[in-house]
RNA sequence: AAUGAUAAAGCCAAACCUGCCGCAAGACAGGGACGGAAAGCCACGGGUCCCAGAGGAAUGGGAUAGCCGGGUUACCUUAG
Numbered sequence: 001a002a003u004g005a006u007a008a009a010g011c012c013a014a015a016c017c018u019g020c021c022g023c024a025a026g027a028c029a030g031g032g033a034c035g036g037a038a039a040g041c042c043a044c045g046g047g048u049c050c051c052a053g054a055g056g057a058a059u060g061g062g063a064u065a066g067c068c069g070g071g072u073u074a075c076c077u078u079a080g
Base pairs, nucleotide, nucleotide: 004076011036012035016031017030018029019028021026034066040072041071042070044069045068046067047064048063049062050061051060052059
């Protein structure tokens, strides 16, 4: 430097339950582990979802980084 091993050390924590905040999507805390090699961070591009928009759309606001791409930083590595 590359790779991400049926290995080692450590890390994160889906569904669901409880509490709590929010109109909602959803967030946070505790429990819990389906999974994860960036499942750390950033809504920049696309996607999806929610709210407003008299019905639809334009449009505006929001959510999702555990949908994909991109940017950025980083632990370990005995197999290859």
This is a predicted structure of an 80-nucleotide RNA (c-di-GMP-I-GGC riboswitch aptamer) from a Deltaproteobacteria bacterium. Taxonomically the source falls in Myxococcia (Bacteria, Pseudomonadati, Myxococcota). The coordinates come from a structure-prediction model, not an experiment, and the mean pLDDT is 82. It was read from a public genome assembly, where an Rfam model found it. It matches the Rfam family "c-di-GMP-I-GGC riboswitch aptamer". Its family is annotated with cyclic-di-GMP binding in the Gene Ontology.